[in-house]
Description: The prediction has a mean pLDDT of 78. Predicted 3D model of a 65-nucleotide RNA (Fluoride riboswitch aptamer (crcB RNA motif)) from a Candidatus Zymogenaceae bacterium. Lineage of the source: Bacteria > delta/epsilon subdivisions > Deltaproteobacteria > Candidatus Zymogeniales > Candidatus Zymogenaceae.

């Protein structure tokens, strides 16, 4: 110096933040929603601030003041 392995650490789970829990990834990976149309590309439409629970913020609907 290079390579491999392990540990620590770090990162991810379709729109924001935090806590808890779970799962996944490991220097590049985990991850990057659904429906419809098309041979495919392309096009059109739709739901959701959660992986799950809770809280906050934003958005939508209804009611009251």
């Nucleotide at each position: 110096a290079u390579a491999a392995u392990c540990c620590c650490a770090a990162g991810g789970g379709a729109u924001g933040g935090a806590g808890u829990u779970c799962c996944c990834u490991u220097c590049a990976a985990a991850c990057c929603g659904c429906c419809u149309u098309u041979u495919a590309c392309g096009g059109g439409g739709c739901u959701a601030a959660u992986a799950a629970c809770u809280c906050c913020u934003g958005c939508c609907a209804u009611g009251u003041u």